About this RNA
A computed fold for a 76-nucleotide RNA from a Chloroflexota bacterium, annotated as transfer RNA. NCBI's taxonomy places the organism under Bacteria, Bacillati, Chloroflexota. The sequence was found in a public genome assembly. The prediction has a mean pLDDT of 86.

[in-house]
RNA sequence: GCCCCAUUCGUCUAGCGGCCCAGGACGCGGCCCUCUCAAGGCCGAAACAGGGGUUCGAGUCCCCUAUGGGGCACCA
Numbered sequence: 001g002c003c004c005c006a007u008u009c010g011u012c013u014a015g016c017g018g019c020c021c022a023g024g025a026c027g028c029g030g031c032c033c034u035c036u037c038a039a040g041g042c043c044g045a046a047a048c049a050g051g052g053g054u055u056c057g058a059g060u061c062c063c064c065u066a067u068g069g070g071g072c073a074c075c076a
Base pairs, nucleotide, nucleotide: 001072002071003070004069005068006067007066010026011025012024013023018056028044029043030042031041032040049065050064051063052062053061
């Protein structure tokens, strides 16, 4: 330098163009239960890496950028 892959709540993840102003588990907060704690029950806050494009409609498809990972080339 070229090519490929990945990036979603604090963490791990679901998602295959409309059922998603994004769901689940753990964690976190509140309440209940309990003599207390744990466990359990109910409720709640919390994320699509950034920008552009395609489309009636994008987390999802395309391009650029960023970050991380891998491969190839170069290495006189």